[in-house]
RNA sequence: UGUACCCUUUGGGGUUAGGUGUAAUUCCUUACCGGCGGUUAAAGCCCGCGAACCAGUAAAUGGUUGAACCGAUGAAAUUACGGUGCCGACGGUUAAAGUCCGGAUGGGAAAAGGGUUAA
Numbered sequence: 001u002g003u004a005c006c007c008u009u010u011g012g013g014g015u016u017a018g019g020u021g022u023a024a025u026u027c028c029u030u031a032c033c034g035g036c037g038g039u040u041a042a043a044g045c046c047c048g049c050g051a052a053c054c055a056g057u058a059a060a061u062g063g064u065u066g067a068a069c070c071g072a073u074g075a076a077a078u079u080a081c082g083g084u085g086c087c088g089a090c091g092g093u094u095a096a097a098g099u100c101c102g103g104a105u106g107g108g109a110a111a112a113g114g115g116u117u118a119a
Base pairs, nucleotide, nucleotide: 001119004116005115006114007113008112009111010110017029018028019027031099032098033088034087035049036048037047038046044086045085052064053063054062055061068084069083070082071081090102091101092100
C1' cells in the first nucleotide's frame, strides 16, 4: 500500500409575523428546513442508497417511493454564482401538518477510529 473479518463511537433540520374562525404552529399571506454515497467542480429536485409504505405468519426476499429550469463564468458545474420555480412517508389532532405529538431511549444509508490478518 492493501485483502478479509471483528470491535467501538458518531449518525436529520425546520412555523417567524399576521389574517379568518368556537376551534388551525394543520387553512390563507408570510417565514423556515434539507440524511448518506457518487458525479471532471461544492446537488433536497442528476444517478443511487437509507428512511417510509405494501406483500410475505415471520425471516429471507420482492414491489412502490417526491420535486428544475434559465442566464453568465469555466477545460469541466441540471452541483458553485445570479434569477425565477418546485418537492416533502405513516398514524394522531376541537380544522386539512415537510416544521406540532406518536411509533422512536427505535431503525439506519454511511462516516471516523481501533484490533487481528492474506499478499
A computed fold for a 119-nucleotide RNA from Candidatus Psychracetigena formicireducens, annotated as FMN riboswitch aptamer (RFN element).
Model confidence (mean pLDDT): 84 of 100.
The model forms 100% of the base pairs in the Rfam consensus.
Its Rfam family is "FMN riboswitch aptamer (RFN element)". Its family is annotated with FMN binding in the Gene Ontology.
The sequence was found by an Rfam model in a public genome assembly.
Taxonomically the source falls in Candidatus Psychracetigena (Bacteria, Bacillati, Candidatus Lithacetigenota).